[in-house]
Background
The RNA shown here (c-di-AMP riboswitch aptamer (ydaO/yuaA leader)) has 156 nucleotides. Its Rfam family is "c-di-AMP riboswitch aptamer (ydaO/yuaA leader)". Rfam links the family to the GO terms regulation of gene expression and cyclic-di-AMP binding. The coordinates come from a structure-prediction model, not an experiment, and the mean pLDDT is 76.

RNA sequence: AAAAUUAACUUGCCGAAGUCACCACAAAUAUGGGGACACGGGGGAACCAAACUUCCGUCAGUUUUCUGACGGAUCGGGGCGAAUCUGAAUUUCAGAUGAAGACUUCUUCACUUCAAGCCCGGCAGCUAACCUCGUAGGCAUUGAAGGAGAGGGACA
Numbered sequence: 001a002a003a004a005u006u007a008a009c010u011u012g013c014c015g016a017a018g019u020c021a022c023c024a025c026a027a028a029u030a031u032g033g034g035g036a037c038a039c040g041g042g043g044g045a046a047c048c049a050a051a052c053u054u055c056c057g058u059c060a061g062u063u064u065u066c067u068g069a070c071g072g073a074u075c076g077g078g079g080c081g082a083a084u085c086u087g088a089a090u091u092u093c094a095g096a097u098g099a100a101g102a103c104u105u106c107u108u109c110a111c112u113u114c115a116a117g118c119c120c121g122g123c124a125g126c127u128a129a130c131c132u133c134g135u136a137g138g139c140a141u142u143g144a145a146g147g148a149g150a151g152g153g154a155c156a
Base pairs, nucleotide, nucleotide: 011140012139013138014137018037019036020035022033023032024031038135039134040133041132042131043130048125054073055072056071057070058069059068060067061066075122076123077120078119079118080117084096085095086094087093088092097115098114099113100112101111103149104148105147106146107145108144109143110142
């Protein structure tokens, strides 16, 4: 001098994933509990729109047809999320489309990245009242021009 690791604090980013006070623990932080506000999601009328998989096994009812429950498979459908579609030489590339990039927001141009993952379980359109759920996790990034704001500094 540089790099790595650990802990704390600070400034910020993606995202709904924040703030406040109280209680418990061990002084504080963290953690747990319930609560208020705030932010976000799902279900759920009328009107409008839409149209209900199939097979196997077990049990029960029924009476030979069938019905219901449970489990499995299959083919659908749906939700959160930007994370979809198409093509081919198929786990890669390309196009279209969508998303992110540190004062906020709008417009324009360019640049760099991302386009995953999870869940429901036969079913949910919209949807007032109403019901219900979440407040995680992961990170350290872009420049210019114009408009409108916010904040800071210097000078008088």